[in-house]
RNA sequence: CCCGAUAAAGGCAAACUCUGGGAAACCAGAGGACGCAAAGCCACGGGUCUACGUCCAGUAUGGAUAUGACAGCCGGGCUGCCGAAG
Numbered sequence: 001c002c003c004g005a006u007a008a009a010g011g012c013a014a015a016c017u018c019u020g021g022g023a024a025a026c027c028a029g030a031g032g033a034c035g036c037a038a039a040g041c042c043a044c045g046g047g048u049c050u051a052c053g054u055c056c057a058g059u060a061u062g063g064a065u066a067u068g069a070c071a072g073c074c075g076g077g078c079u080g081c082c083g084a085a086g
Stems, first nucleotide, its partner, number of pairs: 002086001003083002011036002016031006034072001040078003044075003047070003053065005
C1' cells in the first nucleotide's frame, strides 16, 4: 500500500413521526434504527426523481423540458479510524 476480522475504540443513521423551508422532488432540526468499512466530502460521467417557469396541444387537463434535486443508485475524484488472515 492492497485488503476487511464473530477484533478493539468509536462513527453515521433508512423507513416512519413531529416541527420548519420549498411549487415539487427534496432539505434542515428533534425522535427513531433498516442498514453502512468510507452511509465522510465533491454533481465530473451515467442514471433516477421533480416541473415553479417555458413550449406544444386545447380549455378538463395532458405531453415535453433543468437552471432544481438525489452522494444511502453506479462509476470517478479527494480525505480518513483500526490492524487479524492473506
This is a predicted structure of an 86-nucleotide RNA (c-di-GMP-I-GGC riboswitch aptamer) from an Abditibacteriales bacterium. It was read from a public genome assembly, where an Rfam model found it. Model confidence (mean pLDDT): 90 of 100.